[in-house]
Context: one part of a larger RNA
Molecule: small-subunit ribosomal RNA, central domain
Organism: uncultured bacterium
Order: sequence, then C1' cells, then structure tokens
RNA sequence: UUGGGCGUAAAGAGCUCGUAGGUCGUUUGUCGCGUCGAUUGUGAAAAUCUGAGGCUCAACCUCAGACCUGCAGUCGAUACGGGCAAACUAGAGUGUGGUAGGGGAGACUGGAAUUCCUGGUGUAGCGGUGGAAUGCGCAGAUAUGAGGAGGAACACCGGUGGCGAAGGCGCCACUCUGGGCCCGAUACUGACGCUGAGGAGCGAAAGCACGGGUAGCAAACAGGAUUAGAUACCCUGGUAGUCCGUGCCGUAAACGGUGGGCACUAGGUGUGGGAUUCAACUAACGGAUUCCGCGCCGUCGCUAACGCAUUAAGUGCCCCGCCUGGGGAGUACGGUCGCAAGACUAAAACUC
Repeated sequence: UUGGGCGUAAAGAGCUCGUAGGUCGUUUGUCGCGUCGAUUGUGAAAAUCUGAGGCUCAACCUCAGACCUGCAGUCGAUACGGGCAAACUAGAGUGUGGUAGGGGAGACUGGAAUUCCUGGUGUAGCGGUGGAAUGCGCAGAUAUGAGGAGGAACACCGGUGGCGAAGGCGCCACUCUGGGCCCGAUACUGACGCUGAGGAGCGAAAGCACGGGUAGCAAACAGGAUUAGAUACCCUGGUAGUCCGUGCCGUAAACGGUGGGCACUAGGUGUGGGAUUCAACUAACGGAUUCCGCGCCGUCGCUAACGCAUUAAGUGCCCCGCCUGGGGAGUACGGUCGCAAGACUAAAACUC
C1' cells in the first nucleotide's frame, strides 16, 4: 500500500460554524474532456512465453510469432461521469398564520432555611459519636418567641417530562433576544444541497490575574479521636475557593463510551407538542388519522457475545476524523499557545 476496522477488544475529534477539496435531484439540447471502439506510428536488442530448427540429448544457440498491458496522431460512438446553454420543483431556503419550551442576556422582586447581631423569657448544660474527646456555655449558652443584618440556593410541582449544537438550563413577574424547533395552509427563489483538511467561535468543574463580596459549605491547615502507626476514614474548628465584574485557561468517564447527512426495511405500548376529524350544540374528557420529538418492548437482519433493532450497532450512498501488540509514553526533544499551572502536536532506544 491492498485489505480490515472504530457501543464494550486499539480506534468517533467535547460541540458547532465554515474555506479549499470531495460529492450532489429531474428534463432537454450541445460539446466530445473523461469513457469506449477502429486504425496508424512508436514502444531498441537481449530477456520472458509459444512454435519450429541446430549442436548425439540437455544446458546453450538460431529463426518466426506473441508479449512490451504504455504514449502520440487520425477517424468514429455518446449511454454514463464532466463542461456549456435552457428549463423544472420532489432537496434546500424565504415569506405568511399559529403552538410549546428550566434556550440565552439584562435588570428587579419574594418566601422558607442556615449564620450573625440586639434586647425578652429561662437555667445548666449544649454539641458530637460506634463510644468519646477537642469545642461552646454562669461574662448566661442550648431551647423558645420578637426585631434586624447579610450572603448563597430556589423545597413541593418535578416527571426514563421540556429546551439547547455541545457544555448546560429550574422561585415569581418584566424588558431585550435567537436567520432556534415544531405544525397548518399556501405564495415565492430555483439545486442555492451534504460533508468539511487547515481555520474560527462556544466550551462543566478545578485553576490563574485584578477588583469586589463572603451566610453556609469547605481543599490546605490546627486540634480531638481511632490505630501497632493513621500525614486517612469519624468529630470540633477553619483559610483559599465556592458568589459577582472583567480577562485568561481549553481540559473531563466533555458518555449514548455510538461523527454528520440522505434514503429504504414488521409491529406493539407509553409520554410531550401541533394539525384534522368523530358522537351531541359549546366546553372538558375520550377515540381515530397524520407530522415532529422523548422512552420501553420486540420480528427480520446484524453482532465474538452482550446486545442493537424506523432514535440501528440492519440495508445502501456521500464526506470527515481515528486505529494497527503490551510497556517505555500521551513521556522526551523540537515547535505553537499560556501569566503560570499546563495544553496541543509527538517519537526512539530498550524490554516482554
């Protein structure tokens, strides 16, 4: 390289947008670039293969043919791929009428609870554990009722429920916003599509810089226990941090461990959103049909098995990424990025 693979064995980039590139619906015409056919030239000889001949045979040698799969010229074919031209509407998109939603940003409010403060009642314990102790408390704690301060998070509803590309998103009301999703009827554009090397943006938590904030929790740290020891598990405290603003970092078991798009291939059942329709007049509930999601079960098929199974890991097409024995090692060196921590890219010797 051919071939084979990527849910769990090595292997899907965390996610999206998008450049080059690859690839691309229906019809007609045209060109004849790819493609196909014919023919001509060339493709040295030797070698090789086939046939015939010569050394007594053979190796070897001689002759003829084939081969030289290629390149170029000429003539021709036009189904398919391609270029050009024209058209179409089933893909894609725009407009229009609606629905649902913890989608995002901003500013604001509310109640429960914890902690603290003030004064009231009240008295000797409280707290904590397997059991204790450290700790708090006669300078009046814990408990209880009242008032106040402040920060953070939003119980129940809450749901294999909803929304978002992923990360993620949940008190109430408001403002702004998303070329967002879905449904219905159609009008318009007319292949504008899909994927996407590089590239760009977003990206939990922790961490970093500067400035705020700090109720609770809590790395580090201190003390008390436990223990042979206990740099832990348990307890009492407690600082960074957790929160806000601005900037950086760019990683996760970033998981459905399953890249994206399109088409096709039995069903059953539940749930969320829309449309149509049915009995009776409206409403509610319910039934039927259909479209879009989210779950469970299951046939064919697939799979090493487990299992997947119209939300495929089935059957096909297009594009990207990645894998190639274990360790060494996601390390060294070099490079790029970063304030740093480090991230990305990424070997070899050696060894089994």